[in-house]
Molecule: Glycine riboswitch aptamer
Organism: Synergistaceae bacterium
RNA sequence: AUGAACGCCGCAAGAGAGACUUUCCAGCACACAGGAGAGCGCCGAAGGGGCAAGGCCCGCCGUACAGGGCGGGCGGAAACUCUCAGGCGAAAGGAUUGCGGCCGGACGG
Repeated sequence: AUGAACGCCGCAAGAGAGACUUUCCAGCACACAGGAGAGCGCCGAAGGGGCAAGGCCCGCCGUACAGGGCGGGCGGAAACUCUCAGGCGAAAGGAUUGCGGCCGGACGG
């Protein structure tokens, strides 16, 4: 079972922040939004780290072998937070969202 959540694939949408300083390489070149490194500044929506309550455990107090009070520990999500990673023209990437699939899940929980 008129096939869930979730995952995979395809299509569509998809934000933020540097015309900074400097060095090297290439293109005839002190120019130039070609590439790479360093410095400073900045962004949060790949990934990663952090945490609240409920919940669970322990100790003490109290009690009626109840409810309860105090303290400690475990655990604990996000678009919050950090900025390790990543990013700061376009492209690419991009959390997430919508639609689709004789795809998985599935004959399972």